[in-house]
RNA sequence: CCGCGCUAGAUGGGGAGUUAGCGGUGCCCUGUACCUGCAACCCGCUACAGCAGGGUUGAAUUCCAUCCCCCGGCCGAGGCUUGUGGGGUACCGGUCCCGGUAAGGAGCGUUGAGUUUCGGGUCUUGCGCAAUCGGCGCCUGUGAACCAUGUCAGAUCCUGACGGAAGCAGCAUUAAGCGGGAGAGCCGGUGUGCCGCAAGGACGCCUGAGAGGAGCCGCCUGCCGGGGUGCCGCCCGGAAGUUUUUGGUCAAAGGAUGGUGCGCGG
Numbered sequence: 001c002c003g004c005g006c007u008a009g010a011u012g013g014g015g016a017g018u019u020a021g022c023g024g025u026g027c028c029c030u031g032u033a034c035c036u037g038c039a040a041c042c043c044g045c046u047a048c049a050g051c052a053g054g055g056u057u058g059a060a061u062u063c064c065a066u067c068c069c070c071c072g073g074c075c076g077a078g079g080c081u082u083g084u085g086g087g088g089u090a091c092c093g094g095u096c097c098c099g100g101u102a103a104g105g106a107g108c109g110u111u112g113a114g115u116u117u118c119g120g121g122u123c124u125u126g127c128g129c130a131a132u133c134g135g136c137g138c139c140u141g142u143g144a145a146c147c148a149u150g151u152c153a154g155a156u157c158c159u160g161a162c163g164g165a166a167g168c169a170g171c172a173u174u175a176a177g178c179g180g181g182a183g184a185g186c187c188g189g190u191g192u193g194c195c196g197c198a199a200g201g202a203c204g205c206c207u208g209a210g211a212g213g214a215g216c217c218g219c220c221u222g223c224c225g226g227g228g229u230g231c232c233g234c235c236c237g238g239a240a241g242u243u244u245u246u247g248g249u250c251a252a253a254g255g256a257u258g259g260u261g262c263g264c265g266g
Stems, first nucleotide, its partner, number of pairs: 001266006009057003012030004020046005034054005063259006072250006078243005084237004092230001093232002095228007103221003107216002115211008123200006129193002131190006138181005148173004156165003
């Protein structure tokens, strides 16, 4: 070095998850790689970490180690989007309120601004006048079975008689009451009055007359300050989704380099 027969090994691997851990069943990736049984309110095992049974291959294209490359997964950070909890002397932008300012716009102003003087009104009190309402009073109508008046037929009573008495109905009148009228008188009240007189007060508004001669106002925008709110912004937290962002971690397939027996015969 060659041939034959064996053995270790191999007969898919990986990620997340689960687990004390390992492997499997289920999910995903890779991509083609023997068969049967078992297993998520799991199954089997224990660092040589699926178990049990059967087959194939076998020291190399196929087994082992390291490196390269990277499919894919996972973990974290950041960004974005959408919900959500909280905040306001840590910040206070939008928004709302207040104060100030007067640069711009609007408005008022030489047909006279702000300011100022005098008078009147508005306000209060008292008195008066008027108006209106009510009552009294006045005029008028009506108005009493008896307990009102007058007259009192009949009837009644007293008397020897003359005569006398009380008195119902009727008639007349009247009281209270009820109704109407006129508006001259008296009393009282008032959500009354372009009313009058007197006194007071206020200095705001309206108004009249004067002085004087250029500003006034603060409606909108701007600017300054203070306050409120917590809807939006902003800040702090947490959730879900997403990502040509970023840091790790594991890593299939593929590639490279190296390594790996025993026996017999030539």